RNAcentral holds the full RNA, with entries from SILVA. Predicted 3D model of a 524-nucleotide part of an RNA (small-subunit ribosomal RNA, 5' domain) from a metagenome.
[in-house]
Context: one part of a larger RNA
RNA sequence: GAUUGAACGCUGGCGGAAUGCUUUACCCAUGCAAGUCGAACGGCAGCACGGACUUCGGUCUGGUGGCGAGUGGCGAACGGGUGAGUAAUAUAUCGGAACGUAUCCAAUAAUGGGGGAUAACUAAUCGAAAGGUUGGCUAAUACCGCAUACGCCCUACGGGGGAAAGCUAGGGACCUUCGGGCCUGGCGUUAAUGGAGCGGCCGAUAUCUGAUUAGCUAGUUGGUGAGGUAAGAGCUCACCAAGGCGACGAUCAGUAGCUGGUCUGAGAGGACGACCAGCCACACUGGAACUGAGACACGGUCCAGACUCCUACGGGAGGCAGCAGUGGGGAAUUUUGGACAAUGGGCGCAAGCCUGAUCCAGCCAUUCCGCGUGAGUGAAGAAGGCCUUCGGGUUGUAAAGCUCUUUCGCAAGGGAAGAAAACUUAGUUACUAAUAUUAACUGAGGUUGACGGUACCUUGAUAAGAAGCACCGGCUAACUACGUGCCAGCAGCCGCGGUAAUACGUAGGGUGCGAGCGUUAAUC
Numbered sequence: 001g002a003u004u005g006a007a008c009g010c011u012g013g014c015g016g017a018a019u020g021c022u023u024u025a026c027c028c029a030u031g032c033a034a035g036u037c038g039a040a041c042g043g044c045a046g047c048a049c050g051g052a053c054u055u056c057g058g059u060c061u062g063g064u065g066g067c068g069a070g071u072g073g074c075g076a077a078c079g080g081g082u083g084a085g086u087a088a089u090a091u092a093u094c095g096g097a098a099c100g101u102a103u104c105c106a107a108u109a110a111u112g113g114g115g116g117a118u119a120a121c122u123a124a125u126c127g128a129a130a131g132g133u134u135g136g137c138u139a140a141u142a143c144c145g146c147a148u149a150c151g152c153c154c155u156a157c158g159g160g161g162g163a164a165a166g167c168u169a170g171g172g173a174c175c176u177u178c179g180g181g182c183c184u185g186g187c188g189u190u191a192a193u194g195g196a197g198c199g200g201c202c203g204a205u206a207u208c209u210g211a212u213u214a215g216c217u218a219g220u221u222g223g224u225g226a227g228g229u230a231a232g233a234g235c236u237c238a239c240c241a242a243g244g245c246g247a248c249g250a251u252c253a254g255u256a257g258c259u260g261g262u263c264u265g266a267g268a269g270g271a272c273g274a275c276c277a278g279c280c281a282c283a284c285u286g287g288a289a290c291u292g293a294g295a296c297a298c299g300g301u302c303c304a305g306a307c308u309c310c311u312a313c314g315g316g317a318g319g320c321a322g323c324a325g326u327g328g329g330g331a332a333u334u335u336u337g338g339a340c341a342a343u344g345g346g347c348g349c350a351a352g353c354c355u356g357a358u359c360c361a362g363c364c365a366u367u368c369c370g371c372g373u374g375a376g377u378g379a380a381g382a383a384g385g386c387c388u389u390c391g392g393g394u395u396g397u398a399a400a401g402c403u404c405u406u407u408c409g410c411a412a413g414g415g416a417a418g419a420a421a422a423c424u425u426a427g428u429u430a431c432u433a434a435u436a437u438u439a440a441c442u443g444a445g446g447u448u449g450a451c452g453g454u455a456c457c458u459u460g461a462u463a464a465g466a467a468g469c470a471c472c473g474g475c476u477a478a479c480u481a482c483g484u485g486c487c488a489g490c491a492g493c494c495g496c497g498g499u500a501a502u503a504c505g506u507a508g509g510g511u512g513c514g515a516g517c518g519u520u521a522a523u524c
Stems, first nucleotide, its partner, number of pairs: 001524004006520005013371006020363001021329001026327001028325001030324003035074003040071002043067002047065003050061004081282003090207007099199003104195003108191004112146001114144002121136006152161003166187006174181002208254003215245003220242008257279004261272004284305005307318004335361001337360003343357001344355004374404004384395004408465001410460005418451001423445008468513005473494003479508005489496002
């Protein structure tokens, strides 16, 4: 000199953009953060409508909209947080072969016929509660067989094995038990193939400090066989051999998430890894598996532990390193806000619902950037202050006065973009018996804004509402007076102060920066 996720002191007008627990991975009250689908299902607790009855108080009725709880599907493995652990089971770069993959895309073949349950519900019953137990009824895209098998799997090549589920929209003939069948379209389901994207695994190279850590290692190193996994492998096991690593630093100890990058520097380097992006690890502590395409799972389960809470003392409940917020720690770090309008995600045919992701707003000079606090003129060089050699000098064109302007702020009025979709309608194409329906494309119409009456624009009034901080001995730009008298004090270094202190304190003046200035801490 540059820089900072900074803090502290004094001061503080406005706007834009960004950042904001670096410390206790400390404990957490409260609310919210993952649901959705009735076009899978039986149903109907509550609401609305319709209908029936009515003593006019109401009662009944799944009939309709819809829907609590329940079965079922998909999601919950994403998104969000934190950096404790980890020095290599990580990360970065470059390679590799023995793998998996729900949803998505492309193309192929199917979607036939049956069965037994069970929750909800109901009855009884146990418990303070959390929560159960027993009996009975019922449905499915839940579950289980049978049939079939182009691909598929196993094979000793003879053969053997293995699947499915329906729902919905529209409709001309024909049939009908008047429910529908049937046909077509859409969404699903099953099997198999390829792809995309994603993930698992292996290798090479690189990745902090210590030798006052020199030896380490028995599943250890390799082989054979078996098991196991989606998959290679001591991954695991039995047997056999005695190997394997190490001064090119093994092992041990300490420290640490890694990278793109950030800061600094002419560079080489050095230091760091906040925000943003990629990867990894973790979710009260330790362990384990279940479900599933995917987890050994932050807001799932089980066991153990510590802690907190409830209890009828028998037993139960919980996990903010999600967003806010409280306590605590600390020099120190924000609102228990709004909205799903946009972007994205989950579910759904859709309408839509959910979304503390996200978009916004709030707080803080924490940082960066921009603007303002007026402009011109004005010498009687006013008054006052300070100094004085008492002549004057200086503050100083500074003020006052005169002439202007009105940014920002204030008041009033107008007022966006961010919105395109969805939806309605017309046409073309595809499917089709069809001008239904559905899908794609094109044209027209048209709804939706948290921010927010915000940005922005116009008008009005008035110089009106807006300057401080540090320093002035040398380094280092800037000097005098008074007070003090080795005292009080200053100080980054040298050093000032013991009676004329440009070094302490105050004042006048000056210098520097300026909504900041200075100090402290830290890096180069």